[in-house]
RNA sequence: GACAAGGGCAAAACCGGCGAAAGCCGGCGACGCAAAGCCACGAAGCUAAAGCGCUCCAGUCGAGCGCCAUGCUGGUCGGGCCGCCGAA
Numbered sequence: 001g002a003c004a005a006g007g008g009c010a011a012a013a014c015c016g017g018c019g020a021a022a023g024c025c026g027g028c029g030a031c032g033c034a035a036a037g038c039c040a041c042g043a044a045g046c047u048a049a050a051g052c053g054c055u056c057c058a059g060u061c062g063a064g065c066g067c068c069a070u071g072c073u074g075g076u077c078g079g080g081c082c083g084c085c086g087a088a
Base pairs, nucleotide, nucleotide: 001085008033009032014027015026016025017024018023031075037081038080039079041078042077043076044073045072046071051067052066053065054064055063056062
């Protein structure tokens, strides 16, 4: 980066599994993608099991609320690494 060529990936929904959840994996399926290939390093976003605080309770348990990433998103942006094809 061109309605080029050959290829690639696969959103949502649905099914099965894992997980507290966010979400992930597999199947099916294509909304899209020129890095939708790789890396959670910076930002942003999502979740909050455990923990801490508060409330209810005589108290424990438990429940509710708040905070919190150590969990997650690369198909949110930046950055790093690597890479196929290629006309004007």
Molecule: c-di-GMP-I riboswitch aptamer
Organism: soil metagenome